[in-house]
RNA sequence: GAAGUCGGCAGGACGGUCGCUGCGGCGGUCUCGACUGCCGGGGAGGAAAGUCCGAACUCCACAGGGCAGCGUGCUGGGUAACCCCCAGGCCCGGUGACGGGACGGAAAGUGCAACAGAGAGUAGACCGCCGGUUUCGUCGCGCCGCAGGCCACCCUGCGGUGCAACCUCAUGGCGGGACCGGUAAGGGUGAAACGGUGCGGUAAGAGCGCACCAGCACCGGCGGCGACGUCGGUGGCUCGGCAAACCCCACGCGGAGCAAGACCAAAUAGGGAAGCACACGAGGCCGGCCCGGCCGAGGCUUCCGGGUAGGUUGCUGGAGGGUCGGAGCAAUCCGGCUCCUAGAGGAAUGGCCGUCACCCCUCGGGGUACAGAAUUCGGCUUAUGGACGGCUUCGACG
RNA sequence: GGGCCGCUAGCUCAAUUGGCAGAGCAGCAGACUCUUAAUCUGCGGGUUCCAGGUUCGAUUCCUGGGCGGCUCACCA
Numbered sequence: 001g002a003a004g005u006c007g008g009c010a011g012g013a014c015g016g017u018c019g020c021u022g023c024g025g026c027g028g029u030c031u032c033g034a035c036u037g038c039c040g041g042g043g044a045g046g047a048a049a050g051u052c053c054g055a056a057c058u059c060c061a062c063a064g065g066g067c068a069g070c071g072u073g074c075u076g077g078g079u080a081a082c083c084c085c086c087a088g089g090c091c092c093g094g095u096g097a098c099g100g101g102a103c104g105g106a107a108a109g110u111g112c113a114a115c116a117g118a119g120a121g122u123a124g125a126c127c128g129c130c131g132g133u134u135u136c137g138u139c140g141c142g143c144c145g146c147a148g149g150c151c152a153c154c155c156u157g158c159g160g161u162g163c164a165a166c167c168u169c170a171u172g173g174c175g176g177g178a179c180c181g182g183u184a185a186g187g188g189u190g191a192a193a194c195g196g197u198g199c200g201g202u203a204a205g206a207g208c209g210c211a212c213c214a215g216c217a218c219c220g221g222c223g224g225c226g227a228c229g230u231c232g233g234u235g236g237c238u239c240g241g242c243a244a245a246c247c248c249c250a251c252g253c254g255g256a257g258c259a260a261g262a263c264c265a266a267a268u269a270g271g272g273a274a275g276c277a278c279a280c281g282a283g284g285c286c287g288g289c290c291c292g293g294c295c296g297a298g299g300c301u302u303c304c305g306g307g308u309a310g311g312u313u314g315c316u317g318g319a320g321g322g323u324c325g326g327a328g329c330a331a332u333c334c335g336g337c338u339c340c341u342a343g344a345g346g347a348a349u350g351g352c353c354g355u356c357a358c359c360c361c362u363c364g365g366g367g368u369a370c371a372g373a374a375u376u377c378g379g380c381u382u383a384u385g386g387a388c389g390g391c392u393u394c395g396a397c398g
Numbered sequence: 399g400g401g402c403c404g405c406u407a408g409c410u411c412a413a414u415u416g417g418c419a420g421a422g423c424a425g426c427a428g429a430c431u432c433u434u435a436a437u438c439u440g441c442g443g444g445u446u447c448c449a450g451g452u453u454c455g456a457u458u459c460c461u462g463g464g465c466g467g468c469u470c471a472c473c474a
Stems, first nucleotide, its partner, number of pairs: 001394007009386001012356007020043002023040008045370001049381002052379005057257004069253005074088005089103001090101004104248002109246002111242002126187002128183012140163010195213006214238002216235008261313004271304006280298001283295004320339008357368005399473002401468005408423004417454001425441005447463005
């Protein structure tokens, strides 16, 4: 210097001015609970976001226990709690700094594996290798010719011929075909084919046996709280992958959410009760119809309860921040001191001017990343311009 | 504010124990026709919203993100 990796940091500053919205104080007006004047003081974030986890708080449900369902899943610690954080173990990626891991169980059970391949899971015989049965052909020595093997010599096959032999060698040898069987060493398929290398062994083979190596299970020693590491021995045990497939094991979990919930409560309509009024009476029941009988909304007064609009509350000082000291590797905890003020509710937090800081260009201007609280906290994730520091690798120079 | 769903071709939708991404309409070309429409035949067209993971293999399973919808008949 370049490339990379990790960590924490602040989130433009100051002044003036005009507004918006709550609070406190002092006043003013009137229709007495609203409006308004002055003064003082407050007013978005590190993510307020996504609503992905965990809680506080509130209501509903609930004897206890279980099933189902959902979530978590190496170990130890932190925390109110956590799918969070810290430290460590193991595995994976990277030259490295460092990063990532749903990281219990596949020798409980069920299931899945397209295509290719003989066979995809106590598997499998397609080629190859070997054994048996059966069938067909052939069988010694030499010479000549032809054909094939790159090739005169050499080998193989066919034809002719000479010699030997005379149906013996042969229930044999060699070669081809069919059938039965053995074999997982080799070829080939696949993402994956039932340990690897070598020697022995075998008809051919094979952990079939042995040596070494890899893994697994069990036993023991040592280190560690533990996950785990390491050393030694035994067993030929070689048992594959997928549980972000069902499932098994361990642990945890009731549901809904501040538009939760609580209180006050108008007008109108409707509900209930009591009293008064009893004239009329819609409508309904008995009945085929009429008469008749029964019920009966509708009137006034008072009271009660539910409940809508509306209002009040929940509502902001809290598992709170900063600093110092102590414990701890750290997360975090303990103690002392100190600091606070959004709390609105169709929803305020803004505009302009000046100076400075930074960036951009056409040198006069422009711009200030992401983004806006809604019950409150602890986390995670995502968006984002900038500046700083630690560490790693490479290059150059000394 | 809270809560719940969805995303596949230009449009509307399929695709389940995870195994070659498809249909209808639309588009293009050809045939028929004097021409067009209709009809018939053929063809092209995909970042399965994005990124990462599990797996031999992902539209499908898991995690994170983006976009959209439900608008008082999801909740006052």
Source information
This is a predicted complex of two RNAs, RNase P RNA and transfer RNA, with 474 nucleotides together. It holds a member of the Rfam family "Bacterial RNase P class A". It is annotated as a ribozyme.